Molecule: transfer RNA
Organism: Aphelenchus avenae
């Protein structure tokens, strides 16, 4: 320097143009229990950044920033 590939809660994983972005883990809350763990119920919490495209966009195109790999 060229060229591909990723980016969704604190962690980790779905979701490939359409209802409220789904599920684990973690942390709160209650319930059980003599306390703790263990279970079981219930909450908080997310689409890197900016812009098109479309009735609609996490999801296409386009820049950008960051990670990772190749090749020179």
């Nucleotide at each position: 320097g060229g060229c591909c590939c990723c980016a969704u809660g604190g962690c980790c994983u779905a979701g490939u143009g359409g209802a409220u972005a789904a599920g684990g883990c973690u942390u709160c809350u209650g319930a059980c229990u003599u306390c703790u763990a263990a279970u079981c119920a219930g909450a908080c919490g997310a689409c890197c950044c900016g812009g098109g495209u479309u009735c609609g966009a996490a999801u296409c195109c386009c820049g950008g920033u960051g990670g990772g790999g190749c090749c020179u």